[in-house]
Molecule: c-di-GMP-I riboswitch aptamer
Organism: Gorillibacterium sp.
RNA sequence: AAGCGAUAAUGGCAAACUCGUUGAAAAGCGGGGACGCAAAGCUUUGGGCCUAACGGACUAGCUCCCAUGGUUGCCAGGUUGCCGAA
Numbered sequence: 001a002a003g004c005g006a007u008a009a010u011g012g013c014a015a016a017c018u019c020g021u022u023g024a025a026a027a028g029c030g031g032g033g034a035c036g037c038a039a040a041g042c043u044u045u046g047g048g049c050c051u052a053a054c055g056g057a058c059u060a061g062c063u064c065c066c067a068u069g070g071u072u073g074c075c076a077g078g079u080u081g082c083c084g085a086a
Stems, first nucleotide, its partner, number of pairs: 004084002012037002017032006035073001041079003045076003048071003055065003058061001
């Protein structure tokens, strides 16, 4: 230095649920709360997944299509970084 990751140390983040709030929704943010996480730090670059307002379709409705909306705690990529047993 790379790789790897412990019943180690110092700290960190915070699922479900819930209260408030924003939003058409998915979901976000804040408080409480911890299922988990060694990148569960940052980044929508690629794929996946969620939603379908606007717009569109015709079979005309509790319909269908559509991301320019989301999700990095779905996966991969990019980038930065703490500790050091085997």